Source information
Model confidence (mean pLDDT): 83 of 100. Small-subunit ribosomal RNA from a Pseudomonadota bacterium, 1556 nucleotides, folded computationally. NCBI's taxonomy places the organism under Bacteria, Pseudomonadati, Pseudomonadota. The sequence is in RNAcentral, with records from ENA.
RNA sequence: UCCUCUGAGGGUUUGAUCCUGGCUCAGGGUGAACGCUGGCGGCGUGCCUAACACAUGCAAGUCGUGCGACGAACUCAGAAGGUUUUAUUUUCGGAUAGAACCUUCUGGGGGAAAGCGGCGAACGGGUGAGUAACACUUGAGUAACCUACCCCCUGGAACGGGAUAACCUGCCGAAAGGUGGGCUAAUACCGUAUAUGCUUUUUCGGUGGUUUCACUGAAAAAGGAAAUAAUCUGUGUAUAACAGGUUGCCAGGGGAUGGGCUUGAGUCCUAUCAGCUAGUUGGUAGGGUAAUGGCCUACCAAGGCGAAGACGGGUAGCUGGUCUGAGAGGACGGCCAGCCACACGGGGAUUGAGACACGGCCCCGACUCCUACGGGAGGCAGCAGUGGGGAAUAUUGGACAAUGCCCGAAAGGGUGAUCCAGCGACGCCGCGUGGGUGAUGAAGGCCUUCGGGUCGUAAAACCCUGUCGAGCGGGAAGAAUUUCGGUUUUUGCCGGAUGACGGUACCGUUAAAGGAAGCCCCGGCUAACUCCGUGCCAGCAGCCGCGGUAAUACGGAGGGGGCAAGCGUUACCCGGAUUUACUGGGUGUAAAGGGUCCGCAGGCAGUUAAACAAGUCAGUUUUUAAAUCCUCUGGCUCAACCAGAGAAUUGGAACUGAUACUGUUUAACUAUGAGUCCAGAGGGGGGAAACGGAACUGCCGGUGUAGCGGUGAAAUGCGUAGAUAUCGGCAGGAACACCCGUGGCGAAGGCGGUUUCCUACUCUGGUACUGACGCUCAGGGACGAAAGCGUGGGGAGCGAUCGGGAUUAGAUACCCCGGUAGUCCACGCUGUAAACGAUGGGUGCUGGGUGUCGGUCCGGUAAAACGGAUCGGUGCCGAAGUUAACACGUUAAGCACCCCACCUGGGGACUACGGCCGCAAGGUUGAAACCCAAAGGAAUUGACGGGGGCCCGCACAACCGGUGGAACAUGUGGUUUAAUUCGACGAUACGCGAAGAACCUUACCUGGGCUUGACAUGCUGGUAGUAGAACCCCGAAAGGGGAACGAUCCACCGUAAGGUGGAAGCCAGCACAGGUGGUGCAUGGCUGUCGUCAGCUCGUGCCGUGAGGUGUCGGGUUAAGUCCUUGAACGAGCGCAACCCUUGCCUGUAGUUACUCGCCUUUAAAGGCAGCACUCUACAGGGACUGCCGUGGUUAACACGGAGGAAGGUGGGGAUGACGUCAAGUCAGCACGCCCCUUAUGCCCAGGGCUACACACGUGUUACAAUGGCCGGUACAGAGGGAAGCAAAACCGCGAGGUGGAGCAAAUCCCAAAAAGCCGGCCCCAGUUCGGAUUGCAGGCUGCAACCUGCCUGCAUGAAGCCGGAAUCGGUAGUAAUCGCGGAUCAGCAACGCCGCGGUGAAUACGUUCUCGGGCCUUGUACACACCGCCCGUCACGCCAACUGAGUCGGGGGUACCUGAAGAUACCUGUAAAGGUAUUGAAGGUACGCUCGGCAAGGAGGGCGAAGUCGUAACAAGGCAGCCGUACCGGAAGGUGCGGCUGGAUCACCUCCUUU
Repeated sequence: UCCUCUGAGGGUUUGAUCCUGGCUCAGGGUGAACGCUGGCGGCGUGCCUAACACAUGCAAGUCGUGCGACGAACUCAGAAGGUUUUAUUUUCGGAUAGAACCUUCUGGGGGAAAGCGGCGAACGGGUGAGUAACACUUGAGUAACCUACCCCCUGGAACGGGAUAACCUGCCGAAAGGUGGGCUAAUACCGUAUAUGCUUUUUCGGUGGUUUCACUGAAAAAGGAAAUAAUCUGUGUAUAACAGGUUGCCAGGGGAUGGGCUUGAGUCCUAUCAGCUAGUUGGUAGGGUAAUGGCCUACCAAGGCGAAGACGGGUAGCUGGUCUGAGAGGACGGCCAGCCACACGGGGAUUGAGACACGGCCCCGACUCCUACGGGAGGCAGCAGUGGGGAAUAUUGGACAAUGCCCGAAAGGGUGAUCCAGCGACGCCGCGUGGGUGAUGAAGGCCUUCGGGUCGUAAAACCCUGUCGAGCGGGAAGAAUUUCGGUUUUUGCCGGAUGACGGUACCGUUAAAGGAAGCCCCGGCUAACUCCGUGCCAGCAGCCGCGGUAAUACGGAGGGGGCAAGCGUUACCCGGAUUUACUGGGUGUAAAGGGUCCGCAGGCAGUUAAACAAGUCAGUUUUUAAAUCCUCUGGCUCAACCAGAGAAUUGGAACUGAUACUGUUUAACUAUGAGUCCAGAGGGGGGAAACGGAACUGCCGGUGUAGCGGUGAAAUGCGUAGAUAUCGGCAGGAACACCCGUGGCGAAGGCGGUUUCCUACUCUGGUACUGACGCUCAGGGACGAAAGCGUGGGGAGCGAUCGGGAUUAGAUACCCCGGUAGUCCACGCUGUAAACGAUGGGUGCUGGGUGUCGGUCCGGUAAAACGGAUCGGUGCCGAAGUUAACACGUUAAGCACCCCACCUGGGGACUACGGCCGCAAGGUUGAAACCCAAAGGAAUUGACGGGGGCCCGCACAACCGGUGGAACAUGUGGUUUAAUUCGACGAUACGCGAAGAACCUUACCUGGGCUUGACAUGCUGGUAGUAGAACCCCGAAAGGGGAACGAUCCACCGUAAGGUGGAAGCCAGCACAGGUGGUGCAUGGCUGUCGUCAGCUCGUGCCGUGAGGUGUCGGGUUAAGUCCUUGAACGAGCGCAACCCUUGCCUGUAGUUACUCGCCUUUAAAGGCAGCACUCUACAGGGACUGCCGUGGUUAACACGGAGGAAGGUGGGGAUGACGUCAAGUCAGCACGCCCCUUAUGCCCAGGGCUACACACGUGUUACAAUGGCCGGUACAGAGGGAAGCAAAACCGCGAGGUGGAGCAAAUCCCAAAAAGCCGGCCCCAGUUCGGAUUGCAGGCUGCAACCUGCCUGCAUGAAGCCGGAAUCGGUAGUAAUCGCGGAUCAGCAACGCCGCGGUGAAUACGUUCUCGGGCCUUGUACACACCGCCCGUCACGCCAACUGAGUCGGGGGUACCUGAAGAUACCUGUAAAGGUAUUGAAGGUACGCUCGGCAAGGAGGGCGAAGUCGUAACAAGGCAGCCGUACCGGAAGGUGCGGCUGGAUCACCUCCUUU
């Protein structure tokens, strides 16, 4: 420089994120099978299972030119006889001749079947059982070998002989077959001769070589050959003999081809197979073979193999290649081709060139068949075919025409090899099922927002075409270097014949769109959407997951997408999967560093030089069969397919060369790895012995008295027999306070009083010595906390187990009192820990800062301190870099190299079985079935914590008054009922919807009625005595029946009466109405709650891989994310605040019905005139802003105090409710999707019910009395309401009320009296002059109607109740408490409720520890449905797989022994055949042990399963921090002891670091 080739990801763990990690999908493939479907052709391909058993036919014969005998059919010649017939002749009896046929005989041709003999049958064809092996592949060797037929060369073929089969005959047998006698031939067999050469032996040489040798020369000895036949030509004595040609034969040499044997390298899994081996390893001699060799035998020796995996077990034919893959690899070995092995299972030999022989033999065994029961026969893993097995795999076809093979001289014969055909969509390839035009966008289907959309130019219709298929006609190539005939001296030339496939391919022609489309999918991955049905059912599903009434996920339909004569599914392989990582991964926390060190093998290894050339590199030669793959070209119309050429075959071997690196050898080096030496330093390094004091306990004694001890509080316990306390003395054992320090030492475990002895190590300095002596380390060895075990001591304290006391629902615990093993010592075992830095060891390299320990040097000092440099340790912070992040960062988790160990989803499982170790406990090594789609790491946002910090709220506290107890009212639950309609259920349901259930309301129940309907709209038809309707009848009414009377409007015609048509109304019918029926989990709207809490967000920028963070955090401050300040943030929005209403002060304006300074009238009440000053009314303004002063504070925000002011720090109250939460509430207020009812789930009516009543709860009222009750007198509001209304005065009634009716649509009149209060009197602590329930009687009012079921009044009655358990509610000022007044709803009222109004009018708040709720920051988390979370174990039940299991059954192979076929070998006998003996030997049997598997009562654990039982172990400090090892104990999680870890929260302290 050119050419060629070339790698995709997605889904799924989470609230979200990044990572780790598995599962799963998209691709390609198949000897396939199954489901649905199916027009044609070409080329391929088709028992993967039972190497299971096989009926029937065929698959290996051929040669007469090797031989004998025979001689069928047929045929030639001759002879004899007979029959028929023709011709001639005839005496008509016949005769002669000819022809045809038949029989017999002779000779010849011919050759079926059988035999002797030759060649073949060892090829071709099948199968893959066995085999892990020189079986296969590849490369060598054979000096250790063979090779029929074929080719070449040399030489030869002489003379003889005796048999035997067939055949004949006898016998035996059912048969198969056997056997005796007799005859005969050969290219069958035998002998002799000859043999240069050949083989063997011996001797002497030459050349070469890698041991036995190869080639070659000479000599000697011994041994061994043969076959002829036919035909042709010639000679010829002519059936003889001779010569020649062809074929065949013998000996020898060579070639070719095919094989035998040996060998290097390669060739599956398993170490839970670690040791194997007696012909075993070697030698000598012999045997055997074509040939080497323990191949075999005898003797001798004791070897041989193995961690680079022997031996054993499992699986498997190997290869070219095939599939996949970017490649490297991985998987596979069907068809085709090469090799091997096998032929019913096993053994054996014979023949032969070749076999230990698929269609041969012998024997044993199993099986099948025949049998006369004596005995025989057989082997489809050849082609077809059958049964069987199985998900599954074809015709008992044609032909030797072609290509091959065997035999033959040839013609020819044989050939289920082969060539063809048949069956199968089994695969690949090709073609078709039509093309064009065609919009009323037809009908119909489906959907619909009802407008329409879509199927859809699709169809129809019109115009064309004619592939395939069908009919008709023609019709190959494959076939001529074959063979035959002719010709020719030969080479050759000419001519004829031969086709299974097949009347096939192909060509022509005829008619007609005519005969030809399905399958899967449509939630995401993944292209493609709607309706209906179903309702966690039926079902789907590759993964995630769909389905519980609006399912794009189930089933159907319409529509759509994909592929297409196929489409899907299942199974298997590769890919994706870098998920075993050579290419190309990891191990701090995700799975993963061995507890630590030493160290053999192994791996790796400093500097210099030389040699060699093993690795390495280059070139050449050879091989790498063909086919396949690739490229090009060509042949079938194309393609698949086929052919030719090339390339490739990445590998092996040999040769030649190169020498940088590695290696080997040799020689050297040391500033450097490692070690030694000298000098100095250091330390809880190890071992042994001795000693010490404090404390503790016990004992003795003294003092002393009633308690001590212990806890959250107690109790058990100890103590008047004198404890505790205290003093003195004695004894004992264990541990060594302070010093003590992210300080020291050690390999780790670990090591701490003092002294001595023994011993090991490290560091620094010197630079004297050795000269690579090094690093790492499988296996191996040593050490190895605590607990534990054995033996013997010891035993103070502590303390598993245990006992007792508490706590508790329980308490096998936590707490307490005791206390045994143990803890201690000696010796011996055990060998494990969160044995951790969760970080293997070694070496080198790569910015710094700051502490500290041990040295050395320099400076400095009187000596120190101190400073600097450097070496070695030990911490922290951090550049670069790394990391998923956290973090690590010269002590690496950075950059590299070397060696070891380990990992590959979670559970099952630190398990089972087996092995090894151990006294045991147990340790170590270490699976599988089965289940799941996750398990996990780090970080993020929330939520939560019996975590922390800060802050707020009538949250607690303080104070006042209540509830919970009583009676009643009211609501709810429950119960009851024909019905007691429905809804609301912690806070946030329960005097709630309901601001008012006697009927109505009303939705419920019972009964009676109506059916286009009580109500709306539209359509069709009818309708004048119509609509309506007095009245009458039935009825509880609704309703039903009858019925006098009896209309209206518009237009037209008509003088009018009236007529016609229409409207309205009515009737009938159709669409539809109607539903307080369902779903608030389909919805709108509205509402509650957190909460009037201060929060919730966005844009841009910045940080982070990302979720996300920052802003919004920090310091202050506020009622407030209010404001200030700092700050990688700067701004903004919704909230807060303000703006609005009301109230408190003032001013202005305006005065009627309000008000009254003034005047008048009146006894008074009151009225009038007048007025707008006041009150008030209702409009507009003002006023308050931390504005002013002071102090504090960061010069701030702001806070505190003060002045002024009616009001002071948001003045009081209200309205106003961020993003969102609770699938919160409401389908019964309304609206609305879907579903459901339609003579009823709609509508009307009467009566009943919603008012029930053993009981439970909530909310209230009235009380329990003297701060009171009763009686009399008397004072002061505000806000409202009033016409179907409020109602005055007056009169009646004890009263409710009645009569009455002035006034008032209201600042005018009325309701309307305010009450507590004040004044006076009575009551005198009692179930009362408290309290009023309940009940009786008598009344009143409303209303159609007070029985169920109203309210009120009077008289009488006079219950519970004497201040309320646990618990709990409201309230921080005009508030609580207390007092009355009004209103809505409403005929009336169950209102003591609700909503308002005013009167009187307090107490308390130290404070934020605690309760509840909330806000911000931070921390932990295994929670995210978010702690009402998550989650552990036993037990009970069901299912599943595996383990163990008394035993039992079977397979495999082993050892010993017994029996032992055929055959072989040796020996004996024998002329031979045969026989005998011995050895070996398939197989069978017995015994023993090994191994693998089946079944199994029972046992133990595991996994999964719907809302079971018991507890609460873990996650927050999980309520006792958790976890690891070990020991004991306990229903269970678990508890406790000892030692260890932080993967523990929180507070404090110490140390270090950072900043200032």